Model confidence (mean pLDDT): 86 of 100. This is a predicted structure of a 75-nucleotide RNA (c-di-GMP-I-GGC riboswitch aptamer) from an Actinomycetota bacterium. Its Rfam family is "c-di-GMP-I-GGC riboswitch aptamer". Gene Ontology term of the family: cyclic-di-GMP binding. NCBI's taxonomy places the organism under Bacteria, Bacillati, Actinomycetota.
RNA sequence: UCACGAAAGGGCAAACCCGUCGCAAGACGGGGACGCAAAGCCACGGAGCUCAACGAGCUGGCCGGGUUGCCGAAG
Numbered sequence: 001u002c003a004c005g006a007a008a009g010g011g012c013a014a015a016c017c018c019g020u021c022g023c024a025a026g027a028c029g030g031g032g033a034c035g036c037a038a039a040g041c042c043a044c045g046g047a048g049c050u051c052a053a054c055g056a057g058c059u060g061g062c063c064g065g066g067u068u069g070c071c072g073a074a075g
Stems, first nucleotide, its partner, number of pairs: 002075001004072002011036002016031006034061001040067003044064003047059005
């Protein structure tokens, strides 16, 4: 360095409940842990979802892609 995910430390936080915002999908905060090695970030492509529907949104914890990044046993 590559590849990989053993160990240790640490990190994130699904469902559900409460509050706020939104027409909605959903978002944010608190509680809570099903899981996660990018479950960090970006709507570029696909997919799904919503609506005051031919346009405007949502999902990065659906997949691909881009970008940044902790540790280091065996190889």